[in-house]
RNA sequence: GAAUCAACGCGGGCGGCGUGCCUAACACAUGCAAGUCGAACGCGAAAGCCCCUUCGGGGGUAAGUAGAGUGGCGUCCGGGUGAGUACACGUAGGUAAUCUACCUUCGGGUGGGGAAUAACCCGCCGAAAGGCGGGCUAAUACCGCAUAAUGCAGCGGCACCUAAUGGUGAUUAGUUGUUAAAGCGGGGGACCGCAAGGCCUCGCGCCUGAAGAGGAGCCUGCGGCAGAUUAGCUAGUUGGUGAGGUAAUGGCUCACCAAGGCUUCGAUCUGUAGCUGGUCUGAGAGGACGGCCAGCCACACUGGCACUGACACACGGGCCAGACUCCUACGGGAGGCAGCAGUGGGGAAUUUUGGGCAAUGGGCGAAAGCCUGACCCAGCAACGCCGCGUGAGGGAGGAAAUCCUUCGGGAUGUAAACCUCACAAGCAAGGGAAGAGCGCGAGAGGGCGAAUAACCCUCUCGUCCGACGGUACCUUGCGUAAGCCACGGCUAACUACGUGCCAGCAGCCGCGGUAAUACGUAGGUGGCAAGCGUUGUUCGGAAUUAUUGGGCGUAAAGGGCGCGUAGGCGGUCGGUUAAGUCAGCUGUGAAAGCCCGGGGCUCAACCCCGGAGGGUCGGCUGAUACUGAUUGACUAGAGUACGGAAGAGGUAGCUGGAAUUCCCGGUGUAGCGGUGAAAUGCGUAGAUAUCGGGAGGAACACCUGAGGCGAAGGCGGGCUACUGGGCCGAUACUGACGCUGAGGCGCGAAAGCCAGGGGAGCGAACGGGAUUAGAUACCCCGGUAGUCCUGGCCCUAAACGAUGGACACUUGGUGUGUCGGGUUUUACAGUCCCGGCGUGCCGGAGCUAACGCGUUAAGUGUCCCGCCUGGGGAGUACGGUCGCAAGGCUGAAACUCAAAGGAAUUGACGGGGACCCGCACAAGCGGUGGAGCAUGUGGUUUAAUUCGACGCAACGCGCAGAACCUUACCUGGUCUUGACAUCCACGGAACCCGCCAGAGAUGGUGGGGUGCCCGCAAGGGAGCCGUGAGACAGGUGCUGCAUGGCUGUCGUCAGCUCGUGUCGUGAGAUGUUGGGUUAAGUCCCGCAACGAGCACAACCCCCGCUUCUAGUUGCCAUCAUUCAGUUGGGCACUCUAGAGGGACUGCCGGUGUCAAACCGGAGGAAGGUGGGGAUGACGUCAAGUCCUCAUGGCCUUUAUGACCAGGGCUACACACGUGCUACAAUGGCCGGUACAAAGGGUUGCCAAACCGCGAAGUGGAGCCAAUCUCAAAAAACCGGUCUCAGUUCGGAUUGCAGUCUGCAACUCGGCUGCAUGAAGUCGUAAUCGCUAGUAAUCGCGGAUCAGAACGCCGCGGUGAUAUAACCCCGGGGGUGACACACC
Repeated sequence: GAAUCAACGCGGGCGGCGUGCCUAACACAUGCAAGUCGAACGCGAAAGCCCCUUCGGGGGUAAGUAGAGUGGCGUCCGGGUGAGUACACGUAGGUAAUCUACCUUCGGGUGGGGAAUAACCCGCCGAAAGGCGGGCUAAUACCGCAUAAUGCAGCGGCACCUAAUGGUGAUUAGUUGUUAAAGCGGGGGACCGCAAGGCCUCGCGCCUGAAGAGGAGCCUGCGGCAGAUUAGCUAGUUGGUGAGGUAAUGGCUCACCAAGGCUUCGAUCUGUAGCUGGUCUGAGAGGACGGCCAGCCACACUGGCACUGACACACGGGCCAGACUCCUACGGGAGGCAGCAGUGGGGAAUUUUGGGCAAUGGGCGAAAGCCUGACCCAGCAACGCCGCGUGAGGGAGGAAAUCCUUCGGGAUGUAAACCUCACAAGCAAGGGAAGAGCGCGAGAGGGCGAAUAACCCUCUCGUCCGACGGUACCUUGCGUAAGCCACGGCUAACUACGUGCCAGCAGCCGCGGUAAUACGUAGGUGGCAAGCGUUGUUCGGAAUUAUUGGGCGUAAAGGGCGCGUAGGCGGUCGGUUAAGUCAGCUGUGAAAGCCCGGGGCUCAACCCCGGAGGGUCGGCUGAUACUGAUUGACUAGAGUACGGAAGAGGUAGCUGGAAUUCCCGGUGUAGCGGUGAAAUGCGUAGAUAUCGGGAGGAACACCUGAGGCGAAGGCGGGCUACUGGGCCGAUACUGACGCUGAGGCGCGAAAGCCAGGGGAGCGAACGGGAUUAGAUACCCCGGUAGUCCUGGCCCUAAACGAUGGACACUUGGUGUGUCGGGUUUUACAGUCCCGGCGUGCCGGAGCUAACGCGUUAAGUGUCCCGCCUGGGGAGUACGGUCGCAAGGCUGAAACUCAAAGGAAUUGACGGGGACCCGCACAAGCGGUGGAGCAUGUGGUUUAAUUCGACGCAACGCGCAGAACCUUACCUGGUCUUGACAUCCACGGAACCCGCCAGAGAUGGUGGGGUGCCCGCAAGGGAGCCGUGAGACAGGUGCUGCAUGGCUGUCGUCAGCUCGUGUCGUGAGAUGUUGGGUUAAGUCCCGCAACGAGCACAACCCCCGCUUCUAGUUGCCAUCAUUCAGUUGGGCACUCUAGAGGGACUGCCGGUGUCAAACCGGAGGAAGGUGGGGAUGACGUCAAGUCCUCAUGGCCUUUAUGACCAGGGCUACACACGUGCUACAAUGGCCGGUACAAAGGGUUGCCAAACCGCGAAGUGGAGCCAAUCUCAAAAAACCGGUCUCAGUUCGGAUUGCAGUCUGCAACUCGGCUGCAUGAAGUCGUAAUCGCUAGUAAUCGCGGAUCAGAACGCCGCGGUGAUAUAACCCCGGGGGUGACACACC
């Protein structure tokens, strides 16, 4: 996707045609479903009506009716169901082994008798069902007799056919025996008879024989199912003889005899199942199915049995048994819906207890007719198929409403309204079929006949019959009708809201954890439409069981190996045959269905007609290439004989040396042994070591090789015997003898088992020692089975080339083993070349998913065998079989998963390897971790201690500075168009100064004051203030995981990519790898790559040298001058600050590939990037920030906004980070004396001077700065003192007194003085920074700032140690391999 006898959910207008218990072959109430014939026969009512009556009744009619009975035919059909069933069915045949009622055709016949019996009558029994006895009676009921054949049986002859029993035929030839019958009805002229009737005729019937048609029985070939975890089955079994039985063959049955029959081409057993035409699906081949319709079979409550009959072992017949139900008077009886309806039950689920025999068909009948739940109709159900409708045209830049929105608009949408037109169903009114021919009556013609009877046939006219149904259809009027599913991908269709890993969805992948096109709802959209979805089932896709049409080196899959049975397959050339094969003709392959053509319902579905098609089927005829069969021949396959060479091929026996261990003896002394380190162990009873002798077992160094041999397992000292196979050479012979091989048989490493030996070394188990968190291990010391031999089992393996065997074909190169040949050589050897066989490597075509294979195929072909079909469960369980056992072989399922797996790719990871780099280690200096304090964080506390930052890469971070402010937090007091923006209206100019209340915000009140622009004026306008209304403002509220921007980090690491080309099925690769080199993907060389981009480097800034320009506020060599570059003067120098130069591996030598480059050197202020800064590729971390800013969404709106006061962010048992100061003598203190750089300064820096011990104050010069000022630099140096101590170290803490800033230092600032003088004596584990003007150390400045740095950002002064690459740690780049390891 298609399909469905379907069911379920939502929804539902009509019609036509179909279909409708798939489950309990469960049980059934009730009604109906098989009768009919009086023209076979006997009997024969009643009600009603009429008449009579003695009132008891009788008669007539109803009526020879109803009815039952005898008899005939039917009931064996039709209808149902699918339980059972594997010659039942399908197909093709056979029957020479058979039957056939009714029907058709033909021949012949139907004579004459007899005896009964039901019904009926009487009696009796029984509750009933029913039965018994007696009596009467008929027949187309029954029984004899006659006749009789081409019947049947016996005997016998001919021809033909047949495999045979046998069959067929003939005007052949017969002969003996035997077997029949029934009448009924209509009509009738002559003749006979009293009559009935005879008789004639017609129709129906009956008997017999032959034939036909249709039907049935039996037999056979072939075909269609699962299991081998069913391998053997069978006693009437198989056959024979005889008999019985049947319509008929036959062990169908029986007696006897024989011992057969079936089976791996699957018997038997088990499971399942009605079979077919066909149906569904599929391109087909197939697969699945067998409902409706049709053919066959089987069954009828369950099992068995026969009777009747043409046919039955009989659905609505019988008998017996059983179960069940019902009735009963308990003694006995009755029943069988798998017929049509219907009921209960079961179930997800399947209809009316309808109408009619009008049609079709059936039974009976001469017929009329009767019967018919077959059938035809109607009803119920969208269960299916088909058709139709729910309106058509017009109608706005487009109503309302809803949804979305960027607020502009967009969508539903010509959709609606409205106008025009038209109108299924239904209702109403009118009309109104087809389906109906038969039958009957009349007439005409024909047939039979003696006949103008009767009967039969045809035609015409008339008449009768419709369940559906007043239905279909036609006309007129009114007039009604859309849902379901989906919208993440597959898959056609998207937004909003709600929800927040919840609720839910889901066929697979997967959605949902606050922006969900995936859940729910809405709008919109898509699809289908009276349906739409869901579920179940089948086929398809699935080449995913592969015949068409797959595979097995590594994905699942080659049997461990051989020998060989059945089977399959098989070389060359002829003959014959014609089984396979092919062709033609023919028979059959039912109908329906499918397909094609045509036709009928308005179309279609549906129906009708015609055609075609359909088989591995049968028959006949033919062909003979191929296959088969048979026959003849051949030698190329295969084999045999002969001559050679190689070999760890096998079996048995004999034998050798080295080594280990043990024993004995000698020498000798304290250890040996073992390990990462040890210990257990051995040793003073003498070990280890060493020498000599001996014992015993096992294995065979070198040779030894990618070497050889073998079928595989496997085989290795030497010699001997026996023995298998392959190979080479040359000839002869056999003549297809071949290949493969299900079963079967044999071999089969190691371990293991049984019995007996043997036992040196090694060594499961076991003991001990270590290791470890543990250590039933790895390591060590011991050590038993075992390992070895003989015999017998076991039968497995990564039994591997993970590659079955055989044969043939298909480019090459190079080794190696062995055999033969050629060449060279005197010869051997050797060299080279050629031909076999074996064994390796590389590689072409081709193959392969790739890896790879590649004449030793995984290439191309043929033949045969084995095996596979997702992973797990599981090579497990059960069963069978083998084994002494262990276990082997064979070998499932439930359940579970959405994968398991192969090859290759790119990354990343590792307690992988190789290479390179980095203060990464090492070497060293100084720290942190201990103390006190400062500061940040956690925690705790709190009304609040606002928030963020959390490994590196949060924690002196945001904060370049919280007393108020800041401030976002808390408490309290207040405001509501608002502290802030825009718009509107009204009023006022703005603005300034007071007073009162209040903590303040705020509220009240008083005074002063009028401007600018336009305009003559009135007035208007701009700006500002106030009041009012609403749109709106506002939010440091949430989401950094919705975002922009910015930033951190890897990392200043050397990388990250692209275009084109090439390679690869592809992911991708190449380039970018390789060889060198570099700080560098820096450069060079090479190269299927060639180029390019972003990073690197350079270009920019500062510092280092120098030149030029410039010379004040800077400088001072010369001159003058001074306390002083103070001044004159000068611009040489320093310096300042602008422009240049300079360094480029440029030069030399060496190394290197002639390169790039490196090493060394020269020169130079500087040398290989001179030092420093700025500069940060593709990307990573959902890294950080919604509290800088911006911004989507959400939330808030008299509050989460705004104002104010006070408090808090400064809390404090603790813990951590970052710092400062120290612990002292390389020091502290006191005094003296030097030398900076870079900066700042007008609400500012502040000089001199004075005052104060000091902070500071007073003061006011100078300076908008190379001018004045902050300003003193400090360490250093000189001199003095302290003398190792909790100190003259250290300064915390605290008290008092001050000072400064500021509205204000209580919470909570800085500084000063005096006093106090804590911890601390160099810091465990651990850990940090640093490679040169660096570390360390010393001071100075700045930003922020009223004030408040031990922090931060800068500046200079003094100024070291180390220079190696082994390891560890961490980081980065490249590389190959592993992977269970990578969230």
This is a predicted structure of a 1383-nucleotide RNA (small-subunit ribosomal RNA) from an uncultured bacterium. The RNAcentral record of the sequence draws on ENA and SILVA. It matches the Rfam family "Bacterial small subunit ribosomal RNA". Gene Ontology terms of the family: ribosome and structural constituent of ribosome. Its mean pLDDT, the model's own confidence on a scale to 100, is 83.